Predicted 3D model of a 72-nucleotide RNA (transfer RNA) from a Pyrinomonadaceae bacterium. The source organism's lineage runs through Bacteria, Pseudomonadati, Acidobacteriota, Blastocatellales and Pyrinomonadaceae. RNAcentral records the identical sequence in 2 taxa. The RNAcentral record of the sequence draws on ENA and MGnify. Its mean pLDDT, the model's own confidence on a scale to 100, is 84.

[in-house]
RNA sequence: GCGCGAGUAGCUCAGUGGUAGAGCAUCUGGUUCCCAACCAGAGGGUCGCGGGUUCGAUCCCCGUCUCGCGCU
Numbered sequence: 001g002c003g004c005g006a007g008u009a010g011c012u013c014a015g016u017g018g019u020a021g022a023g024c025a026u027c028u029g030g031u032u033c034c035c036a037a038c039c040a041g042a043g044g045g046u047c048g049c050g051g052g053u054u055c056g057a058u059c060c061c062c063g064u065c066u067c068g069c070g071c072u
Stems, first nucleotide, its partner, number of pairs: 001071007010024004018055001026042005048064005
């Protein structure tokens, strides 16, 4: 330099065009003499960044940044 893959909640990850989700973690309540476990609920996201297509983009297109793999 070229190609491919990944980037979404604090962490690990789903979501292939129509209101962004799960598990764990955090907080609150219940239960318990207390803790743990269990049960119920809540908060937390400019979907890496910029632009384009579209009535509508996490998703499609272009550029760019970071990480990983491969080729030279």